[in-house]
A computed fold for a 74-nucleotide RNA from a Bacillota bacterium, annotated as transfer RNA. Its mean pLDDT, the model's own confidence on a scale to 100, is 81. It matches the Rfam family "tRNA". The family's RNA type in Rfam is transfer RNA.
RNA sequence: GCGCUAUUAGCUCAGCUGGAUAGAGUAGCACACUACGAAUGUGAAGGUCGUAGGUUCGAAUCCUACAUGGCGCG
Repeated sequence: GCGCUAUUAGCUCAGCUGGAUAGAGUAGCACACUACGAAUGUGAAGGUCGUAGGUUCGAAUCCUACAUGGCGCG
């Protein structure tokens, strides 16, 4: 330098062929339970979907450039 791949909640990850209000687990928080904790249960909260553009009635999803990580080639 070129190619492939990943980037979604604090962390680990789903998210199909473009269409519902973007989800789960875990961590943290509140409550219940308990003598107190742990465990368990319930609940609420937590997201500019890496950045910037483009296409479209509509984009996490398609296209382009860039950034960062990983793998490969030279």